Context: one part of a larger RNA
Formats: sequence, C1' cells, structure tokens
RNA sequence: GAAUGAACGCUGGCGGCGUGGAUAAGACAUGCAAGUCGAACGGGAGGUUUGAUGUAGCAAUACAUCGGGCCUCUAGUGGCGAACGGGUGAGUAUCACGUGAGCAACGUGCCCGGAAGAGCGGAAUAGCCCAUGGAAACGUGGAUUAAUGCCGCAUGUGACCUGGUGGGACAUCCCACUUCGGUUAAAGGUGGGGAUCGUAAGACCUGCCGCUUCCGGAUCGGCUCGCGGCCUAUCAGCUUGUUGGUGAGGUAACGGCUCACCAAGGCUACGACGGGUACCUGGUUUUAGAGAACGAUCAGGCACACUGGGACUGAGACACGGCCCAGACACCUACGGGUGGCAGCAGUCGAGGAUCAUGCACAAUGGGGGAGACCCUGAUGCUGCGACGCCGCGUGGAGGAUGAAGGUCUUCGGAUUGUAAACUCCUGUCAUCAAUGAGUAUGCUUCAGCCGGUGAAUAUCCGGCUGGGGUGACAGUAAUUGAAGAGGAAGGGACGGCUAACUUCGUGCCAGCAGCCGCGGUAAUACGAAGGUCCCAAGCGUUAUUC
Repeated sequence: GAAUGAACGCUGGCGGCGUGGAUAAGACAUGCAAGUCGAACGGGAGGUUUGAUGUAGCAAUACAUCGGGCCUCUAGUGGCGAACGGGUGAGUAUCACGUGAGCAACGUGCCCGGAAGAGCGGAAUAGCCCAUGGAAACGUGGAUUAAUGCCGCAUGUGACCUGGUGGGACAUCCCACUUCGGUUAAAGGUGGGGAUCGUAAGACCUGCCGCUUCCGGAUCGGCUCGCGGCCUAUCAGCUUGUUGGUGAGGUAACGGCUCACCAAGGCUACGACGGGUACCUGGUUUUAGAGAACGAUCAGGCACACUGGGACUGAGACACGGCCCAGACACCUACGGGUGGCAGCAGUCGAGGAUCAUGCACAAUGGGGGAGACCCUGAUGCUGCGACGCCGCGUGGAGGAUGAAGGUCUUCGGAUUGUAAACUCCUGUCAUCAAUGAGUAUGCUUCAGCCGGUGAAUAUCCGGCUGGGGUGACAGUAAUUGAAGAGGAAGGGACGGCUAACUUCGUGCCAGCAGCCGCGGUAAUACGAAGGUCCCAAGCGUUAUUC
C1' cells in the first nucleotide's frame, strides 16, 4: 500500500447493488416451512331440485317418511410426492474431493421412441355402527362394506433358467440366432355418440388419463483404478479378516463385504503406523509474476440432522420436520403413564468484541400433486433493519475589499483567519409537497367464433388463430411533470523525524504521549487547550488478521 462476513471510538444527508451468528453442531416458548388428487374407493355432512306416500287444511301450502338427480366440503382406504428444495460444517487426511479413465461387474420412479397385452374369479380391511378401557396419549372386542388396496387361475409377444450353433473379447465372459422343457403380468377411471341389441345399467364405436411385459434412449446414481493437494520422526516399525486362495452366503453389482477351510502373507525412511489440525473444489485476497494465505456470500461434490445403534417402506433413504431401541435433557400427568428434537424461516435465552423482521406475496421463476380449474411452496420474488462493503450524488454557483466585526499572533507598525462572511445576482441535484403513473403479463386463465388433427361423425378431445373479460407482492413504488426556498444535509484524524502540515498559553520526569527513534526535570513545533495548517471525507481513525 491492498484486503476483510470484521469489531471499537467520534461523526452521520440521499440513492443503487451487494452483504449480515465467524463464538455454544449450546438450549429452545410461539407461528409457519409438504402436500395434493372426489376424474381410484365406500361412507359422512351441507345445499338445491324432483318423485311417491302419510298427516293438517276446502285449497294453495306446510310438515314427516321413503327414493332419485345435481353441486360443494370432507375424516378414512388408495395413488404420487414426502430421498427434491432449504440448513449446517460436527465428523472426515478418506477414492471424501479435484482431474482423467474403466464397469465384458451394475441400478434408474416420473420422461421420450418402439413392440405386445389388459380374460375370469376370490378373500379381507379401514371407515361407518355397537360395546368397552384410559386423566391423557392412545386403544380393545364384535358386526358390516368398497377400490387403480390384496390374492388365485388363464394367456405369454416378450423376459429369465437349461441345451445347441455362429461371431466377438480382457482370463472369469459378451452379442446374435435357434430348439425341447420350465418359471413369470395386468386396473381401471372419465368424456362423447348415429344405427343395432337391451326395461335400464350397459353392450358396441370413439377420445383422453391410467395399468402390465419387454427392447432402446435420456437423466440421475452405484462401484473400481491412475495422478494431485496439511503439519509432526521428541510417532519406526504396523497388521490376524490382517494379505492371498478354494467354496458358500449376500448385494442392483465387483470385492474378506461376510463366513468355513487352506496358505503366510500385506504395508513401510518415495515416511507405513501413531499424534495434531482440517469438509474438498471452482475460486477469493495479495503480487509485476512466481508464490503465499484463505475456502464467507455464489456454484459443484461430500458429510451430518439432540447423542449412539438399527432396520422398515420404496425406483431411490438406512430417511432434518418417518419408525424402533438405548442414553442425556426438557415438558405434561389423575403417579398408572405419556410427549418432544429450529445445523428450515422468523424469533427467545445463553456465551461473545460481534452479526437483522416472530414482515408481504405466490404476480414472476422453479418444485410437488391434479385431466383441469386449482391447491401447497419461510424455495423464490420482494420489503424492513445495520455506513458492514463497493459505487454514484449532494451539503450550492458566480460576483464581492470599508480586506468589516470577532478570534489568534505581534517587534504594537501590523499580520493572519480571508473572497472567507455580510451583501448582490443566479441555479434547483437530493430531501419535502402535489399531480400523473409504470415494466416485469408477447405469459397464464376464461368465454365466443373460425381453421386443422383424431374419429364413422357436423359429437368429444387436442392444437392453432381472432375477438371480449380476468390476473402485480413489491407499490401509488420507479419514472415524468409541477411548486417552494440556499432553504433540511460535515466530520474525523494528524501537524518532532520517518510523513504533507506551527505558533501561543498551561504543565514542569508531574499529568501525560508513543508504530519505531523517542518527548516531558520552567520559554515543550512531541503532554493538555486554543488559533492556524495538512490529509481524507459521509466518513475518519484505532485494533485484529492476510499478502
């Protein structure tokens, strides 16, 4: 000199863009952060409409019971999602990460392309109802019911197993073709419809969304290997599933991954083993570069989710807002027993030099569910707070000498503050007030018409075009225009040398200063104050750290 996720002191006008728990991976009140689908299913509730019967009434009508249609909502069963997104960096010196290869040793829901299929049956169960236990959390028993939930049979394009032939390869093997045999699947939902059948439901035709098997793709993952990146020898030997083999089990898959047996190996001064420290990288800071230090924000990967262990479900987890066990802690309790996990967003306490709002909205982008409308989304978009940082702007401009007054110094003549002020003439940035007032929506959505595709169809559905309507958190914000008036807006540090900038007074080795050298003991340019000057400026200094 540059830099910082900074802190502290003094000071503080505005805006834009960023950024903000680095310490206690300490403990957490409260609210929210993962739901959605009624076009999978049976119920329930409400509304509306309608039919039959009964009662009252002359009737209109009212009420009650039973039934049908339509609409809305929904606890439960079921499906998909909840493994993403968000947080943190404790652990980890490791194929964790980076980079380059390999898998002839693997998986992949949703998505895309292609081939084929979807036949017939069955038993339950939640809910509802009844009874009952418990303070609660939550149960227990009985009866009954549905499905795209579960199970059986059939079919087998195919896939898998066994056999054969050909080709290829890297040793185990891979690919293609083929034969006999064996194993193996499914689910429906919702629109529209002319003729025919049917009392009707429907059959039948047709569209959309699903379902099953297989092949391929894409995406995302799993595994293996080469190389690379901390300190320590005041750590020199380490290792028994250890190193290899055979066989078996296990896995999506290779493998001591696990087990039985056999052999005695394997690593190491090119630093094994041990100890300490540490998430890694793209990058960031500095520097002419080489290098050094660091790894906040943003992006990629990994690990973790009160602590330790475990599996279940599933395409995917050994699962932050799932389950089980143990532990510590905290809370409720009728003392029998239960409940919880902010390293999600806010927020609280604590510790700390120190780090924000218990904000608004799903309008946009993205994600989950849904046929869709739509719902959810503390992701995200915005706003708020903090000079924490960078950048920009302003605090006025021009003229103005009786060089005013006041201050300070003085050799008492004057000098300086100083064109500085006053005064005159202007300007109108920002702030203030008023009016108009966005873009982000060329999107999404709804209604109508037209065209095209599907189709037997002028139906339905899908796509496109045209026209009308709706949709903005930020926000009455940005921006524009107008009004008024210099009006509302300057400080901090330094002045002995290094180092730009000097005098007076006070003090008297005291009080104090200080980055180094060093100042202060009666004329201190070095302490304190004042005047003046210098530097930077909404900041200026100090401290800490890095180069």